Predicted 3D model of a 72-nucleotide RNA (transfer RNA) from Parcubacteria group bacterium Gr01-1014_33.
RNA sequence: GCGCCUAUAGCUCAAUGGAUAGAGCGCAGGCCUCCGAAGCCUGAAAUUGGGGUUCGAAUCCUCAUAGGCGCG
Numbered sequence: 001g002c003g004c005c006u007a008u009a010g011c012u013c014a015a016u017g018g019a020u021a022g023a024g025c026g027c028a029g030g031c032c033u034c035c036g037a038a039g040c041c042u043g044a045a046a047u048u049g050g051g052g053u054u055c056g057a058a059u060c061c062u063c064a065u066a067g068g069c070g071c072g
Stems, first nucleotide, its partner, number of pairs: 001071007010025004018055001027043005048064005
């Protein structure tokens, strides 16, 4: 330099172009308890950035950024 893959919550992962973007773990509050743990209930928290296509984009196209793999 070229090609391919990946980027979603604090972490690990889901989500056929269409419902309020979900789950586990973690975190906060509550219930319970003498106090904790466990259990139960509730809550906060995310689509890497810009542009485009579309009635509608996490998803498709494009450029960039970051990471990984391969080729030279």
Taxonomically the source falls in Bacteria candidate phyla (Bacteria). The coordinates come from a structure-prediction model, not an experiment, and the mean pLDDT is 82. The sequence was found in a public genome assembly. Rfam family: tRNA. By type it is a transfer RNA.